Small-subunit ribosomal RNA from Pleomorphovibrio marinus, 1524 nucleotides, folded computationally.
[in-house]
RNA sequence: ACAACGGAGAGUUUGAUCCUGGCUCAGGAUGAACGCUAGCGGCAGGCCUAAUACAUGCAAGUCGAACGGGAUUCGGACCUUCGGGUCUGAUGAGAGUGGCGCACGGGUGCGUAACGCGUAUGCAACCCACCCCGUACAGGGGGAUAGCCACCGGAAACGGUGAUUAAUACCCCAUGGCACGACAUCCCCGAUUGGGGAUGUGGUUAAAGCUUUCGGGCGGUACGGGACGGGCAUGCGUGGGAUUAGCUAGUUGGCGGGGUAACGGCCCACCAAGGCGACGAUCCCUAGGGGUUCUGAGAGGAAGGUCCCCCACACUGGCACUGAGAUACGGGCCAGACUCCUACGGGAGGCAGCAGUAGGGAAUAUUGGGCAAUGGGCGGGAGCCUGACCCAGCCAUGCCGCGUGCAGGACGAAGGCCCUCCGGGUUGUAAACUGCUUUUACACGGGAAGAACACCCCCAUGCGUGGGGAGCUGCCGGUACCGUGUGAAUAAGCACCGGCUAACUCCGUGCCAGCAGCCGCGGUAAUACGGAGGGUGCGAGCGUUGUCCGGAUUUAUUGGGUUUAAAGGGUGCGUAGGCGGCCCGAUAAGUCAGCGGUGAAAGACCCCGGCUCAACCGGGGCAGUGCCGUUGAUACUGUCGGGCUUGAGUCACGGAGGGGUACAUGGAAUUUAUGGUGUAGCGGUGAAAUGCAUAGAUACCAUAAGGAACCCCGAUAGCGAAGGCAUUGUACUUGCCGUGCACUGACGCUGAUGCACGAAAGCGUGGGUAGCGAACAGGAUUAGAUACCCUGGUAGUCCACGCCGUAAACGAUGGUCACUCGCUGUCAUGCCCCUGCGGUGUGGCGGCCAAGCGAAAGCGUUAAGUGACCCACCUGGGGAGUACGCCGGCAACGGUGAAACUCAAAGGAAUUGACGGGGGUCCGCACAAGCGGUGGAGCAUGUGGUUUAAUUCGAUGAUACGCGAGGAACCUUACCCGGGCUAGAAUGCGAGGGGCGCCCCGAGAGAUCGGGGUUUCCGCGAGGACCCGAAGCAAGGUGCUGCAUGGCUGUCGUCAGCUCGUGCCGUGAGGUGUUGGGUUAAGUCCCGCAACGAGCGCAACCCCUGUUGUUAGUUGCCAUCAGGUUAAGCUGGGGACUCUAACAAGACUGCCCGCGCAAGCGGAGAGGAAGGAGGGGACGACGUCAAGUCAUCAUGGCCCUUACGCCCGGGGCGACACACGUGCUACAAUGGCGCAUACAGCGGGUAGCGAUCGGGUGACCGUGAGCCAACCUCUAAAAGUGCGUCUCAGUUCGGAUCGGGGUCUGCAACCCGACCCCGUGAAGCUGGAAUCGCUAGUAAUCGCGCAUCAGCCACGGCGCGGUGAAUACGUUCCCGGACCUUGUACACACCGCCCGUCAAGCCAUGGGAGCCGGGUGGACCUGAAGGCGGUAACCGCAAGGGGCCGCUUAGGGUAAAACCGGUGACUGGGGCUAAGUCGUAACAAGGUAGCCGUACCGGAAGGUGCGGCUGGAACACCUCCUUU
Repeated sequence: ACAACGGAGAGUUUGAUCCUGGCUCAGGAUGAACGCUAGCGGCAGGCCUAAUACAUGCAAGUCGAACGGGAUUCGGACCUUCGGGUCUGAUGAGAGUGGCGCACGGGUGCGUAACGCGUAUGCAACCCACCCCGUACAGGGGGAUAGCCACCGGAAACGGUGAUUAAUACCCCAUGGCACGACAUCCCCGAUUGGGGAUGUGGUUAAAGCUUUCGGGCGGUACGGGACGGGCAUGCGUGGGAUUAGCUAGUUGGCGGGGUAACGGCCCACCAAGGCGACGAUCCCUAGGGGUUCUGAGAGGAAGGUCCCCCACACUGGCACUGAGAUACGGGCCAGACUCCUACGGGAGGCAGCAGUAGGGAAUAUUGGGCAAUGGGCGGGAGCCUGACCCAGCCAUGCCGCGUGCAGGACGAAGGCCCUCCGGGUUGUAAACUGCUUUUACACGGGAAGAACACCCCCAUGCGUGGGGAGCUGCCGGUACCGUGUGAAUAAGCACCGGCUAACUCCGUGCCAGCAGCCGCGGUAAUACGGAGGGUGCGAGCGUUGUCCGGAUUUAUUGGGUUUAAAGGGUGCGUAGGCGGCCCGAUAAGUCAGCGGUGAAAGACCCCGGCUCAACCGGGGCAGUGCCGUUGAUACUGUCGGGCUUGAGUCACGGAGGGGUACAUGGAAUUUAUGGUGUAGCGGUGAAAUGCAUAGAUACCAUAAGGAACCCCGAUAGCGAAGGCAUUGUACUUGCCGUGCACUGACGCUGAUGCACGAAAGCGUGGGUAGCGAACAGGAUUAGAUACCCUGGUAGUCCACGCCGUAAACGAUGGUCACUCGCUGUCAUGCCCCUGCGGUGUGGCGGCCAAGCGAAAGCGUUAAGUGACCCACCUGGGGAGUACGCCGGCAACGGUGAAACUCAAAGGAAUUGACGGGGGUCCGCACAAGCGGUGGAGCAUGUGGUUUAAUUCGAUGAUACGCGAGGAACCUUACCCGGGCUAGAAUGCGAGGGGCGCCCCGAGAGAUCGGGGUUUCCGCGAGGACCCGAAGCAAGGUGCUGCAUGGCUGUCGUCAGCUCGUGCCGUGAGGUGUUGGGUUAAGUCCCGCAACGAGCGCAACCCCUGUUGUUAGUUGCCAUCAGGUUAAGCUGGGGACUCUAACAAGACUGCCCGCGCAAGCGGAGAGGAAGGAGGGGACGACGUCAAGUCAUCAUGGCCCUUACGCCCGGGGCGACACACGUGCUACAAUGGCGCAUACAGCGGGUAGCGAUCGGGUGACCGUGAGCCAACCUCUAAAAGUGCGUCUCAGUUCGGAUCGGGGUCUGCAACCCGACCCCGUGAAGCUGGAAUCGCUAGUAAUCGCGCAUCAGCCACGGCGCGGUGAAUACGUUCCCGGACCUUGUACACACCGCCCGUCAAGCCAUGGGAGCCGGGUGGACCUGAAGGCGGUAACCGCAAGGGGCCGCUUAGGGUAAAACCGGUGACUGGGGCUAAGUCGUAACAAGGUAGCCGUACCGGAAGGUGCGGCUGGAACACCUCCUUU
């Protein structure tokens, strides 16, 4: 520079990811409809359904200049009986003859899948009225007929007879040629039959007039040409179904004829036997086609309404007539259905013309005006006709335009809504208010264009015609438009606001009501339902619904796929078809280019223009990717010819092999039989039993029989197209490989239909049968066990022949060819020096990798890489490989193969978890070893249940149950009954009062109410302290929600884990780090490593305890000294010891030996009080259980307000047929009892601990020293020890229960306290299944203290010390946990998921005795109109007609059959449906690995047999490969 102007995605499968894949949405469009709403105008559109039926009016007539005639009216003349008549002139209705038109215009879309339409050609096979051009002609004659008139029939429609009449109606004669036809000759042309032309001979056939201003005008006849319009033929294109595969008798062709404008089997006679079809005939279903319209980037897809072209149709069907043209929408005949009229004899009708009506429907308009314009018919013309058309009306149906105001206006009014610590936010410059404007509206005034013709006049002209002039003509319409005036005045809605998708809050509701396009919302805080406020989007509209295209590259030409997601045919041979090596030549079909024709107009696009703009309209241009013709080009493809050898094949030599078929053959083993030896069992299993065996089994030996399969070799090896193939030998036979490079010369590849082969099971006939073994039987197992296991066992397994034709027939990978790094093993074979574990080829079978590919896993010269060609197949899941139909099969069944309905997914690969009756490694009082308990008893206590007026509430596997309770007689207290209060029981402010407090009296169960008496402190005082306290302001709730929350807590778990940053790997989820090898209590540490570091956890730092030291000595201590006592640290004193309580030291595998790379481990090691973390505590990662707690507290929301608040009395929380948990005390002699006697520690104490003394049997009482505590006190410790007694007994065990009497606390011990004494003296003699704790100062056992507390139901809890064991081989098992790995259909995560029968409801559907309906073909009968043909009587002069006969045919009828649809008792399965029944098949080795085909069996999933597959886990071994 040229070309090009165009292509967006999102939601939804999962815990998450990538992919596949469907569903859904955002866009545009519409002849629309519906809902809500509505100011105006322009332009356009408006029965998509019933081609249903139609009242009424109108939609096709016109010409008197073709003709006969003429009602009526007017004028004149004459006559008149004054009613009128006759003649004549003008006018000229209606009807008729004739001409032209009526075949156009207008409507509809039934039919039609066709030369119907579109496009391009052809007609040498044709026609064309009116129009144009040209040539020629128009002479003479004749007979009728309608009308009219008369009469007749009929209800009508309509018709008959007679008489008479005209023509541009009809007929005859003449004239005739460039017409037609025949013959002859000649010329030119051509594409088969031929076309054009010239000449000659002879033959046939025409005509019409009217008008005139006398110029003429309009016509007539024949022929030629043109134009316009049509007819016919052909190529190509133009729906669906193959579950329609064969169709065809005028069928296909020929000869001859008929017919037509014309070709033709269009029709007929005869002859031949053809014609069409997988390139889809025939049949069925659907449908008018095109220009175009919508959509789309395009290619495409869908549509065909309005406008234009073509076709078809006109109540349904048939038929012809007339005519230039029709098989005729508003003509005819016949038949049929329907409607109407009727005098019952007969008739009439066809809105799919414009209006309109009924009906149908979700739905579609006025019975309008006008011929003014445009166009059409007739006419010489004026003109007439024109529901074509032009206008108007109705409808937001669409498109376009305009308006509903504009500017200012904050303290940001009021109101609404929201929040609230009462102030704020928002509506919102919005309003008010001020100013301005006037489109629109309303009023008044003005007011178009669309009209120029024709006609008439004048001029020019030979005629067409041209020019000029005057007059006339407007439905729309006084409309558009313009002006003036008034005044913000007349004018806004609809949908939406969870994500997609733009727009958020409050209230109501509570899986209800409802929403929903998809995903999905709603079960008490809903941006998703309904309302509101606010917001968003569009706007005279907005939404919804339907439909189409798009998005969807989701049918993929552009532009997809097939290992595992849907998808490679089980395998081969091969037909058609598709595709095809190298070189040369020819051709030019494909292909490419130039030119020509066509591709109507309208539309689309661009430019210009007209309505104020736009929509709309006008003009011009481009485009229309197509078809046809023509001229070229010749690389490629095709075709033809010639050649070549590399593809393919042949040949020669050599070679390997479970390749196939047939026949033969061998040994081992099993079984059986016989004989022998021999005796009590054998067999079988997890364990058993059935079974076999004393009639002698099993075992052993020998002999024999028979069938089936072939150990070792043997291999991940070999062969074959696949299925598949294994003793050995022989015969026949296929394929393959190597070497040679001799021969042919593209002979090739693929392969729909077809044909053949095709494991196992199965079927038929016959044989065979040792072992095995569906079914079946029995035994076990089990809840059951139609299974798994066992004992038997029939088909079958084997052979022959014939079927079947399917498999996870798999490499889940079609075939052929070419190309693209390498390494390595092996089989066959060749070459090199066959030295060697050598090198180098070819062909197979394997492994691992580069590039590349892939969603990933993975594939990777044996491709799933890169290309080419051909075939097959896929298009969401279920329904379903089902139904129906057809084909095959003896059957079983196979092949082909849907739909309704239903779901929002179904899937693939990989990731992280979780899980496994998977694996590996390792922990824990997890098991084991051991000691003591629980489960039995009585009692205590908690819980469930039940009861109750209430038995308040919560906690509920582990992780609730002596838990919240560390103190329920009242209180507590939340529950129940009853009595009361209402700004309330508490606190603050508070006018005011002077109290308060105390005492007394009364009512009452008390709360409460009433009455009386008495009395303060500080301060000089004022006043204050203190108390009461009206109104008012703030109440209160143990009512609900722990699934709205904070906080706190339990649990996994004191387990060793959980994460991050950066880097690296992966498309990604994610991985790596954190895995691995060691080690540890530990992710503790070490080593290694694409990781390097870090955080929360672990450990350590803190506390107690164990040793020592230092400091300090009272209330503690007392060795020495002194004093002193009955005794005593009692006293002086002491600072040694114990102790107290502060500080410090100490332990680190530091040292030694051994092992180890190290970390570390081991050692009765050394040292040390303590040794490998010394013992104990506090301390609890990321998280899990919507774990627990709204009743500790706090708190959102909701709820109650003379009560769900508050006070009081009483009751209840303590009930009791039961059940469970946790405990206490026991059952006794390792004991009980009695007497004596020794030694702690932690702690508590003034409303207290309380010594001492006294009383009491005792609880306890009296007294009261001392002590706010190393001082006094609780305080005695107990087990123990000594002595005594009891002697195995329901006891001198045990103490429940009950009786009686007391003590203490307290307002009060009835419900409902503890303790004491006396009496009573229950169960219980070691506890079933099962189950708990504990590994050392532990368990066990013994007592002591404390909190709460008036007292105490404490046997509980929390602490303290005393005495003081046993056992651990070990990690198989149970439970819990950690790490690695594996499988998974789980992810609410195995308490998961999930299958089938049965039962219930709903839905669609198959079969079904049949029943009903529909379209269609053939057969037979009948057969209208019409046409064609024939024909004696009748009519006619004739032509001809009638009648009759034949053919054809619509329709009707009969019978049989096929097809399609509806319906149907009953029946089959299928789908869907919060909580039905039975089992447990599948997913983890799913507890018998699963699955495929087949067969049998079983309530069901399913089981079993046979063969196959890995898309099976685990373990061991082998082989190969990779890595360190």

Lineage of the source: Bacteria > Pseudomonadati > Bacteroidota > Cyclobacteriaceae > Pleomorphovibrio. Rfam family: Bacterial small subunit ribosomal RNA.